[in-house]
Molecule: transfer RNA
Organism: Bacillota bacterium
């Protein structure tokens, strides 16, 4: 320098144009003498950033950023 991939909650991770599942962790409550276990509820709606297409974008397009791989 060229090509490819990944980027979603604190961590892991699903999500193929119709308003973001789940697990762990965390917070609150119930239970318990206390703790643990268990149960209930809550916790991202600026999805790496910006712009575009669309009635509607995490999803499609463009550019940029970070990391990984391949070629030289």
């Nucleotide at each position: 320098a060229g090509g490819g991939g990944u980027g979603u909650c604190g961590c892991c991770a699903a999500g193929c144009g119709g308003u973001a599942a789940g697990g762990c962790a965390c917070u609150a409550g119930a239970c318990u003498u206390u703790g643990a276990c268990u149960c209930u509820a809550g916790c991202a709606c600026u999805c790496a950033a910006a712009g575009g297409u669309u009635c509607a974008a995490a999803u499609c397009c463009u550019u940029u950023c970070a990391c990984c791989c391949c070629u030289g």